This is a predicted structure of a 107-nucleotide RNA (SAM riboswitch aptamer (S box leader)) from Heyndrickxia coagulans. The RNAcentral record of the sequence draws on Rfam and Ribocentre.
RNA sequence: AACUUAUCAAGAGAGGGGGAGGGACUGGCCCGAGGAAACCUCAGCAACAGAUUCUUUUUGGGAAUACUGUGCUAAUUCCAGCAAGCGUCAAGCUUGGAAGAUAAGUU
Numbered sequence: 001a002a003c004u005u006a007u008c009a010a011g012a013g014a015g016g017g018g019g020a021g022g023g024a025c026u027g028g029c030c031c032g033a034g035g036a037a038a039c040c041u042c043a044g045c046a047a048c049a050g051a052u053u054c055u056u057u058u059u060g061g062g063a064a065u066a067c068u069g070u071g072c073u074a075a076u077u078c079c080a081g082c083a084a085g086c087g088u089c090a091a092g093c094u095u096g097g098a099a100g101a102u103a104a105g106u107u
Base pairs, nucleotide, nucleotide: 001107002106003105004104005103006102007101008100013042014041015040016039021031022030023029025081026080027079028078043073044072045071048069049068050067051065052064053063054062055061056060077099082096083095084094085093086092
């Protein structure tokens, strides 16, 4: 980097640092000098994989812990993007997909 599978309506921020960007992309809409991003420290959330314990009729399933490896801590993945449907075909709504993110596995 590509592919496969699963999840994405819940949850969780302070300090340092730096000095204008950030929210993947595009459009919108937001956040930002009352201080953006990178980076560092500490704290927290969650429970994907490993581990340990319990449970169950199984090479399987379920539950717990949060020790290990990741991840995450504005807004539903902030909303939409393609297709179909509902609608006064207006505002808007629903479903599926695409794209993206994360985890685990494979090449």
Background: Its mean pLDDT, the model's own confidence on a scale to 100, is 87. Its Rfam family is "SAM riboswitch aptamer (S box leader)". Rfam links the family to the GO term regulation of gene expression. The source organism's lineage runs through Bacteria, Bacilli, Caryophanales, Bacillaceae and Heyndrickxia. The same sequence occurs in records of 2 taxa.